[in-house]
The part of an RNA shown here (small-subunit ribosomal RNA, 3' major domain) has 485 nucleotides and comes from Ochyrocera sp. 506 FL-2019.
The prediction has a mean pLDDT of 81.
The RNAcentral record of the full RNA draws on ENA and SILVA.
The organism belongs to Ochyrocera, within Eukaryota.
It matches the Rfam family "Eukaryotic small subunit ribosomal RNA". The literature on the family includes a 2002 paper in BMC Bioinformatics by Cannone et al., "The comparative RNA web (CRW) site: an online database of comparative sequence and structure information for ribosomal, intron, and other RNAs". Clan: SSU clan.
Context: one part of a larger RNA
RNA sequence: UGGCGGAAGGGCACACAAGGAGUGGAGCUUGCGGCUUAAUUUGACUCAACACGGGGUACCCCACCCGGCCCGGACACCGGAAGGAUUGACAGAUUGAGAGCUCUUUCUUGAUUCGGUGGUGGGUGGUGCAUGGCCGCUCUUAGUUGGUGGAGCGAUUUGUCUGGUCAAUUCCGAUAACGAGCGAUUUUCCAGCCUGCUAAAUAGGCGUCCCGGUCCCACACGCCGGGCGCUCUUCUUAGAGGGACAGGCGGCGUUCAGCCGCACGAGACGGAGCAAUAGCAGGUCUGUGAUGCCCUUAGAUGUCCGGGGCCGCACGCGUGCUACACUGGAGGAACCAGCGUGUGCUGACCCUGCCCGCCAGGGCUGGGUAACCCGCUGAACCUUCUCCGUGAUGGGGAUCGGCCACUGCAAACGGCCGUGAACGAGGAAUUCCUUGUAGGUGCGCGUCAUCAACGCGCGCCGACUAGGUCCCCGCCCUUUGCACA
Numbered sequence: 001u002g003g004c005g006g007a008a009g010g011g012c013a014c015a016c017a018a019g020g021a022g023u024g025g026a027g028c029u030u031g032c033g034g035c036u037u038a039a040u041u042u043g044a045c046u047c048a049a050c051a052c053g054g055g056g057u058a059c060c061c062c063a064c065c066c067g068g069c070c071c072g073g074a075c076a077c078c079g080g081a082a083g084g085a086u087u088g089a090c091a092g093a094u095u096g097a098g099a100g101c102u103c104u105u106u107c108u109u110g111a112u113u114c115g116g117u118g119g120u121g122g123g124u125g126g127u128g129c130a131u132g133g134c135c136g137c138u139c140u141u142a143g144u145u146g147g148u149g150g151a152g153c154g155a156u157u158u159g160u161c162u163g164g165u166c167a168a169u170u171c172c173g174a175u176a177a178c179g180a181g182c183g184a185u186u187u188u189c190c191a192g193c194c195u196g197c198u199a200a201a202u203a204g205g206c207g208u209c210c211c212g213g214u215c216c217c218a219c220a221c222g223c224c225g226g227g228c229g230c231u232c233u234u235c236u237u238a239g240a241g242g243g244a245c246a247g248g249c250g251g252c253g254u255u256c257a258g259c260c261g262c263a264c265g266a267g268a269c270g271g272a273g274c275a276a277u278a279g280c281a282g283g284u285c286u287g288u289g290a291u292g293c294c295c296u297u298a299g300a301u302g303u304c305c306g307g308g309g310c311c312g313c314a315c316g317c318g319u320g321c322u323a324c325a326c327u328g329g330a331g332g333a334a335c336c337a338g339c340g341u342g343u344g345c346u347g348a349c350c351c352u353g354c355c356c357g358c359c360a361g362g363g364c365u366g367g368g369u370a371a372c373c374c375g376c377u378g379a380a381c382c383u384u385c386u387c388c389g390u391g392a393u394g395g396g397g398a399u400c401g402g403c404c405a406c407u408g409c410a411a412a413c414g415g416c417c418g419u420g421a422a423c424g425a426g427g428a429a430u431u432c433c434u435u436g437u438a439g440g441u442g443c444g445c446g447u448c449a450u451c452a453a454c455g456c457g458c459g460c461c462g463a464c465u466a467g468g469u470c471c472c473c474g475c476c477c478u479u480u481g482c483a484c485a
Stems, first nucleotide, its partner, number of pairs: 001485002003482003007479006015469002019433005026322003030318004034313002042053002064308005070302001075118005085112001088107002091104003121297003125294003131290001133284003136280003143182003147178002149158003161173001163172002188272003193242002197239004203233002206229002209227006248262005324426001328388006342373001349368003353364004395423001400418005439461008
């Protein structure tokens, strides 16, 4: 100097407390282990492995298993070789195979090859304990470093602090230190406000206009649709700007730094990103045409093809989905979003309208490379009316049977009819969470030919409870002890 302490003192955090939703129990989904297997490829195992490898696997992927082809064995040397190195092949046999793979049979080709040696090249083969790069974590906290000066023989220390304050080594102040770098802050992106600017036939508004429909005996008026228009920009879109600084007032405080309350206000703690120094034998050689070394290399660990596996099931663990109903279920009605995405070159993509079908879906048209079309994305929870009435019930939907369809070479997913299991709110234990948050609810995208109980986003509805403390867990800073490094 560090590390540790069931040492002390400060400080912090959904760490606890106060609460909410749970998980742990059930059924199912999915990952991991185990077991099994020809193979059930493999990495990762406390936080920091386990709905992770963007890992939703029918083929492919694919690395695993069982079989079968091919050379994509450069180049050099030696050999063989035009009296021919070698190549290809119908049919039959053979074979999963319309692989001349092999065999029978012969034809064909013509120096590309063939044999050997060396050596390239390939490898999802090994080694992440040889590495790069990237990521994760220590670690979301405030920490870290050198120059000059001071102290010490020196390692080192001071600076980097008794105190107050802050989210903060933030600031005030103190001061053998002074002045600085990195980090924090500032900054960046998103969300809120602007009747102020710039505008808009891909957004709307307006009507002295025109046409059609509805209403009416009829014309007005109103409403709806279409056209047109000198205009307009509240709404919509998006550029430039503005706006908030603890600014005002009242308390507390060294009347400093700042804290609390109130008012004015669209905001008086909005969300995310970035993020130092030092490290870890953290993860990745299965992201890479990054890569050392080792292994293998023609009976291949290369590569292609066929089939299987990655899904296997006495069991254990983790993430989830659906529930156990009446704050509900079923049937009708009403009514509201925001992120996105959409047809490579040409068919493939998003789909409207009409028709058929009980549904899933199909047929015919047509729009859209998109503020133009889908699409006012008329979403769901929610609201309302009716039925049900506490029963394993009209709760719950597992499992299984039959049939129908989409995608695709091939079936799963989906739909209809039936069957209707466990489940009566879950032991010990344990997770997450402080405001448009938790929770509920649906939508979009990613993956995607097809397939979400996953991931990433988005809106709609929208609580309860703290405003504290260091008791548990963990972190930071001092002081202290230590036979530890």